The prediction has a mean pLDDT of 83. The RNA shown here (small-subunit ribosomal RNA) has 1529 nucleotides and comes from a wastewater metagenome. The sequence is in RNAcentral, with records from SILVA.
RNA sequence: AGAGUUUGAUCCUGGCUCAGGACGAACGCUGGCGGCGUGCCUAAUACAUGCAAGUCGAGCGAGCUAAAUUCAAAGAUCCCUUCGGGGUGAUUUGUUGGACGCUAGCGGCGGAUGGGUGAGUAACACGUGGGCAAUCUGCCCUAAAGACUGGGAUACCACUUGGAAACAGGUGCUAAUACCGGAUAACAACAUGAAUCGCAUGAUUCAAGUUUGAAAGGCGGCGCAAGCUGUCACUUUAGGAUGAGCCCGCGGCGCAUUAGCUAGUUGGUGGGGUAAAGGCCUACCAAGGCAAUGAUGCGUAGCCGAGUUGAGAGACUGAUCGGCCACAUUGGGACUGAGACACGGCCCAAACUCCUACGGGAGGCAGCAGUAGGGAAUCUUCCACAAUGGACGCAAGUCUGAUGGAGCAACGCCGCGUGAGUGAAGAAGGCUUUCGGGUCGUAAAACUCGGUUGUUGGAGAAGAAUGGUCGGCAGAGUAACUGUUGUCGGCGUGACGGUAUCCAACCAGAAAGCCACGGCUAACUACGUGCCAGCAGCCGCGGUAAUACGUAGGUGGCAAGCGUUAUCCGGAAUCAUUGGGCGUAAAGGGUGCGUAGGUGGCACGAUAAGUCUGAAGUAAAAGGCAACAGCUCAACUGUUGUAUGCUUUGGAAACUGUCGAGCUAGAGUGCAGAAGAGGGCGAUGGAAUUCCAUGUGUAGCGGUAAAAUGCGUAGAUAUAUGGAGGAACACCAGUGGCGAAGGCGGUCGCCUGGUCUGUAACUGACACUGAUGCACGAAAGCGUGGGGAGCAAAUAGGAUUAGAUACCCUAGUAGUCCACGCCGUAAACGAUGAGAACUAAGUGUUGGAGAGAUUCAGUGCUGCAGUUAACGCAAUAAGUUCUCCGCCUGGGGAGUAUGCACGCAAGUGUGAAACUCAAAGGAAUUGACGGGGGCCCGCACAAGCGGUGGAGUAUGUGGUUUAAUUCGAAGCAACGCGAAGAACCUUACCAGGCCUUGACAUGGAUAUAAAUGUUCUAGAGAUAGAAAGAUAGCUAUAUAUCACACAGGUGGUGCAUGGUUGUCGUCAGCUCGUGUCGUGAGAUGUUGGGUUAAGUCCCGCAACGAGCGCAACCCUUGUCUUCUGUUACCAGCAUUAAGUUGGGGACUCAGGAGAGACUGCCGGUGACAAACCGGAGGAAGGUGGGGAUGACGUCAAAUCAUCAUGCCCCUUAUGGCCUGGGCUACACACGUACUACAAUGGCGCCUACAAAGAGCAGCGACACCGCGAGGUGGAGCGAAUCUCAUAAAGGGCGUCUCAGUUCGGAUUGAAGUCUGCAACUCGACUUCAUGAAGUCGGAAUCGCUAGUAAUCGCAGAUCAGCAUGCUGCGGUGAAUACGUUCUCGGGCCUUGUACACACCGCCCGUCAAACCAUGGGAGUUGGUAAUACCCGAAGCCGGUGGCAUAACCGCAAGGAGUGAGCCGUCGAAGGUAGGACCGAUGACUGGGGUUAAGUCGUAACAAGGUAUCCCUACGGGAACGUGGGGAUG
Repeated sequence: AGAGUUUGAUCCUGGCUCAGGACGAACGCUGGCGGCGUGCCUAAUACAUGCAAGUCGAGCGAGCUAAAUUCAAAGAUCCCUUCGGGGUGAUUUGUUGGACGCUAGCGGCGGAUGGGUGAGUAACACGUGGGCAAUCUGCCCUAAAGACUGGGAUACCACUUGGAAACAGGUGCUAAUACCGGAUAACAACAUGAAUCGCAUGAUUCAAGUUUGAAAGGCGGCGCAAGCUGUCACUUUAGGAUGAGCCCGCGGCGCAUUAGCUAGUUGGUGGGGUAAAGGCCUACCAAGGCAAUGAUGCGUAGCCGAGUUGAGAGACUGAUCGGCCACAUUGGGACUGAGACACGGCCCAAACUCCUACGGGAGGCAGCAGUAGGGAAUCUUCCACAAUGGACGCAAGUCUGAUGGAGCAACGCCGCGUGAGUGAAGAAGGCUUUCGGGUCGUAAAACUCGGUUGUUGGAGAAGAAUGGUCGGCAGAGUAACUGUUGUCGGCGUGACGGUAUCCAACCAGAAAGCCACGGCUAACUACGUGCCAGCAGCCGCGGUAAUACGUAGGUGGCAAGCGUUAUCCGGAAUCAUUGGGCGUAAAGGGUGCGUAGGUGGCACGAUAAGUCUGAAGUAAAAGGCAACAGCUCAACUGUUGUAUGCUUUGGAAACUGUCGAGCUAGAGUGCAGAAGAGGGCGAUGGAAUUCCAUGUGUAGCGGUAAAAUGCGUAGAUAUAUGGAGGAACACCAGUGGCGAAGGCGGUCGCCUGGUCUGUAACUGACACUGAUGCACGAAAGCGUGGGGAGCAAAUAGGAUUAGAUACCCUAGUAGUCCACGCCGUAAACGAUGAGAACUAAGUGUUGGAGAGAUUCAGUGCUGCAGUUAACGCAAUAAGUUCUCCGCCUGGGGAGUAUGCACGCAAGUGUGAAACUCAAAGGAAUUGACGGGGGCCCGCACAAGCGGUGGAGUAUGUGGUUUAAUUCGAAGCAACGCGAAGAACCUUACCAGGCCUUGACAUGGAUAUAAAUGUUCUAGAGAUAGAAAGAUAGCUAUAUAUCACACAGGUGGUGCAUGGUUGUCGUCAGCUCGUGUCGUGAGAUGUUGGGUUAAGUCCCGCAACGAGCGCAACCCUUGUCUUCUGUUACCAGCAUUAAGUUGGGGACUCAGGAGAGACUGCCGGUGACAAACCGGAGGAAGGUGGGGAUGACGUCAAAUCAUCAUGCCCCUUAUGGCCUGGGCUACACACGUACUACAAUGGCGCCUACAAAGAGCAGCGACACCGCGAGGUGGAGCGAAUCUCAUAAAGGGCGUCUCAGUUCGGAUUGAAGUCUGCAACUCGACUUCAUGAAGUCGGAAUCGCUAGUAAUCGCAGAUCAGCAUGCUGCGGUGAAUACGUUCUCGGGCCUUGUACACACCGCCCGUCAAACCAUGGGAGUUGGUAAUACCCGAAGCCGGUGGCAUAACCGCAAGGAGUGAGCCGUCGAAGGUAGGACCGAUGACUGGGGUUAAGUCGUAACAAGGUAUCCCUACGGGAACGUGGGGAUG
């Protein structure tokens, strides 16, 4: 950084898609280790269980208890004993005592932090910057002052009542750092005065007056005591710090198909309320406030630091970490408190769950784990307070699911490993192969090495600093001590964890997959499959040789991961500020006027809003970037540096803005002229059409391609005169004029708008554009009233047609016209918005000025620079710039639906989505095509001759039949074609009988001496069996048997192929090199002017040359010369029946070699050319006739059955052999021929003239036999010698006389001949007999231009036999061609095109079918937010007769105060009602989209067969048709 995809190709426009990066991810396959991170995105769904907020006994009373402790009783044992007893005293019981322990309660502090979640919220919620002179702040810090004196209760507890429980009540007792009174004291509050200050309200200081506070506490030290003192706690005040509250500027979503919203609403005054300003609340007063710079409404959403991406600008996101906000089952409420309207507090309502004795109670994981559910999807009911932090405490410490760690998960990032070196017999094996090999591949094995990770064993951290206690030293303070603070030393503290790390030993041992391989995109082969199965991100693969499906081998990429899916950014300049467009691709509003807004001429002064610049504050931390550093590196982490923004402030003054005062070049006014279908109204004129009346006049008129409907003898048309009426204005008339556009056309008058020129008197920027708005706006159409000649939707009739709801014709109504009022659209177009400036020329025209040169304003053409994708535009820009407006963002759905506005209606304006496609489109290029044009050719037509199509037969084909009727060929270019010859064979088909290494080829082994042949038997035969003979040698050879490689296949594919062939077409074309032009496909050359059979030749030309074709060279034929003469020939000489023989070498003829024809010569035409026309000479004259020869290519043309061949298929059969049958069938259809239909003929007799061929298993003379086919014998000839072999038509004579015949010969009967093993199916011929159709052929169609057509016979190949076919040969021998309009085919140029498989193309609409999304829809149903009314919980606030009541007062009655209760305002949930909006669903219904082969037509693309299209109206199965006006695309 780009790439693929629209086309036959090209350039452009334009969408779709891909390559990159990212991720809280998920899914598939796979999985060795470590470090650091991350982990319910869905149901703010419901939650079992455990834990997550406690602490203080140094605040208080009380209780319990171990030890030390006190006392008493009992007393085992042992000792002593005077035997009385004494001592000892384990043990047991009771008692005393009470913390350094524990505990419920009162009390204090904390439960407002920490932790979770993102439902709500579009808001001062958040971010950023400010303000509070309108505020509060527990604990903490600093400073000052103080801490005096009294009182009454209450929980716990005891007794007791109710209750299942939760819990509640009564009586009695008691303490406090709990509660209350008094004193002290203002700095606090209130009001007054003075001074100072501030932007205003006001603030600060000072003076005097009134009101109000505490714990006498805890723990120590000293002291006899009084008291002093330390510390913690406490009170007041001031300040700080921290935290919080409120206000303001600016910033960040969508929809205008949400345009108006608002009654406490906006403001004021009084009052209330709060820590505090404020409609925050209330009473009264005023009527305001917000909004196109988007109010209100609806939808969506936590915001930010930041994250992802991007070159950036941007776009998207808001997980983890951090800041703020909001919430805690849903809704409401307050209490306490420094702080809450409170996640693990309270009250009420609702839903849900649980307990219950049915009376009533309990609960809230969006804390950590965990469960269920939902979901594609997200973890352990772990360890520890060791560290960091928090609550409480003097402290030890307790608590802490915060936090620190571990566990699970490849979820992400980073790192490491799965070994390294040597190693060719290039092993085995796999895959492949052209069978040679190639490849996996130094890869493996093998040898050597080291040991990361792993396993085992051992050593073993940092994280620990504190605190506490003991001892020492020092500071402040105290009268002093205790204590406190700092410091040093000793003791001691680790969940992780025996972890990180290190050492040793051991073994290559335990560790590689995933995706892709047609292009994009790196990487290819084989097999399987056969439009199937499947793939696919886009283009697209798959229908028998798939690098695209599946598998394998190989290869490429990444790697403990790899792919896929979802989402975001990028690429996408595809919303374009950077950085796009609007003539034809999507896109200029139909036109003007003009509001807001935007923009604005020249010069001076001021200002400083924009602008530029300096400084300050802020922009949290983390992140990013840079440098350095710490983990072995990295990820990760640390330290330092760095900010586009906002705010404050100083400065500059060019530019923009603002203010002031000016100028005249923009704009306007005046004056003098000018042109004009500019507009409105009124009047008036002639031509023409039609109608009416009358005259003349008679049979038609009219209309069309041709007709008909229609009019006309009741007198039309025609013609003449007169009249009526309406509409439109010929000529002039012109890319002429005027107008903003639509538009405007006889003439005259009146009213009226604008423009141009000249002049330079006046104003002095007054200007340009223009959202909303207003006005105008063709035709059609609508309303009311007129009018109505012509024309003419609809309609009717006639034609055309398969049909004809059309085109054509005859009629004809709305309408067209006028007045008034609507409508508001057109291809309303220059498909080109308005204004201003600048930028070569030439030429026409309109209106001015000027004597002229020229110049101003319009309107056209050509054209340079420039521009454009190209076409084109080019001073009238689509060039170069500026200002403003409108519009576009793939095609279809669709200018549709819905909503709204307008309209009488028709409808107009605004204007989507679902779904669907990978294109749709513009310009130009090459072809092809056209019922486009021009030029030219051809037996193409025409002019002729003869046929086919009708008949019979032959032959081929289709169809049908069949056991089989083998196969192929299919418009021309299949069909007397392959087949130059099917009775068997051929033969490929069918039936039956047989063979299986095979009928045929190569190779191996064994056996035999034969095999082959001959004969016999069985059999349909193949085949099987038997016999005889000859024998010398040897096995080459042959045969047989066996086994395997293989043989074999007319089996498939001509759409896998070679070769061969047909066809356009013997048409004149098809290309290349270099150069030039074009962005390019391409063009040029090859076009043009002539000419030719010809791209043949000449000339011209940005072309110059060349190649394949044309022509020529080749064969044959036509003339001549020469050579050679046998089997050919015979002039002259002999000779014969006869060129028979001698002879000849002249002629014919044969075979060689040459000559000849070249537009060479003459005349004319032409351009002084090429060439053409005519002529001469010549056997032949303009390529002499004929043949061979077939360019680049087209038709997937034909052939796998000539042959060859890839692949596939069969292998006791799809191969091989045999017999018989079939290819010969037969209702029928078609092609090609033969014979005819007769007199130009048939028949009979006589008679003449060829050429070219063939011949030995042959041609066969000749003779005889047979009516004949033929038979018997057989000369000659391998052929210029002999034979086939009489050519026939022709000529002569005769007969027939127009008829189904003496035409015609089919068919049939009988008898034969020949070939052949064999003529039944199924041959040819002969004789006799029979004697069908047919009397010249409908529509249509074929051949032929001269030795041709027509006609006549002859020969040959194939072949045993079989020819009307085929291929050759000669005989006789015409007619016609004016010409290129038409048909067919072809060539060249040009034009249009929506075709490119190329007109057998493309393509439109209805109908029918399936599927999909969607609109309407009687309704049904759900939700949301409001409104009105009802009800009204908890609770605050207000009121309160009566009731209750410890502290204070009290002269003891009571009072003050408080409480419950009750009442009231407000008030959630709930109820009722009518509406709004948003969904879901709905019988039926509307159109839309999609879908290989449905129906009807053929509307469009070519002049698309009626040019197309736009608006409008009417009509019609449908495309559509017609009318009116418009456009040219």